Context: one part of a larger RNA
């Protein structure tokens, strides 16, 4: 000198764009953050009707989603990441091609009745449906097999347009696994290793494999640093620097890991699952004391710790996601607004004239000098703000054969009209280093980044006047180059 997710002090007008829990991966009140489909099913209650039946329809069954999106960085020095290769593999939804969609069956929740329980919830009996479940048939270019052959499936709904369902081949995208190289400190850590290294066989996996097991062999790694210990998420990148480097890894993007702590599996195309399940623990809450309930490292918010870090905001209008034929519903993702000078950038606090060189202050050789066109005064009038109008961010979507018609803005705002109140401070003035005089003080009080000032004329302390530098900032502290 540059920089920062900064903090502190004094001061503080506006706007735009960014950015803001860096410490206790400490504990959490409350609300919201994942639902959707009536074109899968039987329907309670209700309404209309003499009835048949129609409308409508919560919970329940069923499908898809909930493995994404969102948060954090504890763990991990390599089961990670980066780059480049590989294959023994999987893949819901999406796209393309081919072929199918048959005949039956028994249950069960909701519901009704009774019972148990403080509750959470549960038991018994009856009884019903499906695109739920099961069986038979058929079934190939699929699976197994050298072959003969054997095996494996489905679901219908509908406003009649379609939407689905099953098998199979391919694609796209997404993943699993393998290899190599690179990716901290430490030798005041020198030896480490028993499923350990390899083989045979078996099991298991989507798949290869000590992944697991039985047996056999005695191997495997290491001073080119094994093993241990400490530290740490990694990369794209960021800061600095002429570069080489050094330091860092907030925000944004990619990957990984975690979800109070530890362990486990279920379901599923996919999880060993943040707002799913089971067990144990710590903590907290309810309790009729028998037993239950919970997990903000989602968005807000709260307590604590700390030098320190925000609203319990608006909206689904846009983009994206889930469900749905669609309308639409959900969406604290997101789009916006709020708070904070936290950063960067831009703008303003006026402009022109104005000598009685006013007053006041300070200095003075007492003549004057300086503050100083500065102020007052006169004229002009921007920025910000307020109110009204208003293009655009909107294409979708719905109706329609089409033309065309109808309709959607949370927030922001180009632009037009009307209205004139408000806005400067901080540090420095001995040298480095831009800018000096007077008074007070007298090694005192104090200053100080370094050198060093102060013991009676202090340009260094404190004050005043004047000046210098920056300016909605200016200084101080901390950290990096």
């Nucleotide at each position: 000198g540059a920089a920062c997710g900064a903090a502190c002090g004094u001061u503080g007008g506006c706007g735009g764009c960014a950015u803001g829990g860096a410490u206790u991966a400490g504990g959490c009140a409350u609300g919201c953050a994942a639902g959707u489909c009536g074109c899968g099913g039987g329907a309670a209650u209700c309404c209309a009707g003499c009835a048949a039946u129609g409308g409508g329809g919560a919970a329940c069954c069923g499908g898809c989603g909930u493995a994404a999106g969102g948060g954090g960085c504890a763990g991990u020095a390599a089961g990670g990441c980066a780059u480049g290769g590989g294959u023994a593999c999987c893949u819901a939804c999406c796209c393309c091609g081919g072929g199918g969609u048959u005949c039956g069956g028994g249950a069960u929740a909701g519901c009704c009745a009774c019972c148990a329980g403080a509750a959470a919830u549960g038991g018994u009996g009856g009884g019903u449906a499906a695109u739920a479940c099961c069986g038979g048939a058929u079934g190939a270019c699929c699976u197994c097999g050298a072959g003969a052959g054997a095996g494996c499936a489905a679901a219908g709904g509908u406003c009649c347009g379609c939407c689905g369902c099953c098998c199979u081949g391919g694609g796209a995208g997404g993943g699993g696994c393998c290899c190599a190289u690179g990716u901290g400190a430490u030798a005041u850590u020198a030896g480490c290793u028993a499923g350990u290294u390899g083989g045979u066989g078996a099991g298991g996996u989507a798949a290869c494999g000590g992944c697991u097991c039985a047996c056999c062999a005695a191997g495997g790694c290491g001073a080119a640093g094994a093993u241990g210990u400490c530290u740490a998420g990694c990369g794209g990148g960021u800061g600095u620097g002429a570069g080489a480097g050094c330091a860092c890894g907030a925000c944004c993007c990619g990957c990984g890991c975690c979800a109070c702590u530890c362990g486990c599996a279920c379901u599923g195309a996919g999880a060993c699952a943040c707002u799913g399940g089971c067990g144990a623990g710590a903590c907290a809450c309810c309790u009729a004391c028998g037993g239950g309930u919970g997990g903000c490292u989602g968005c807000a918010g709260u307590c604590g710790a700390g030098g320190a870090u925000c609203u319990u905001c608006g909206g689904c209008a846009a983009u994206g996601g889930g469900g749905g034929c669609a309308a639409c519903c959900c969406u604290g993702a997101c789009c916006g607004a709020g708070c904070g000078a936290u950063g960067c950038c831009g703008c303003g606090u006026g402009c022109g004239c104005g000598a009685u060189g006013a007053a006041g202050g300070c200095c003075u050789u007492c003549g004057g000098g300086u503050u100083g066109u500065a102020a007052a005064g006169c004229g002009c009038g921007a920025a910000a703000g307020u109110g009204g109008g208003g293009a655009g961010a909107a294409a979708c979507g719905c109706c329609g054969a089409a033309a065309g018609g109808c309709u959607u803005g949370a927030u922001c705002u180009a632009u037009c009209c009307a209205c004139a109140g408000u806005a400067a401070g901080c540090u420095c003035g001995g040298g480095c280093u831009a800018a000096g005089u007077u008074c007070g003080u007298g090694c005192c009080a104090g200053c100080a980044g370094c050198c060093g000032c102060g013991g009676u004329a202090a340009g260094a302390c404190g004050a005043a006047c004047c000046g210098a530098g920056c300016g909605a900032a200016c200084g101080u502290u901390g950290u990096u180059c």
Description:
Predicted 3D model of a 481-nucleotide part of an RNA (small-subunit ribosomal RNA, 5' domain) from a Planctomycetaceae bacterium. Model confidence (mean pLDDT): 83 of 100.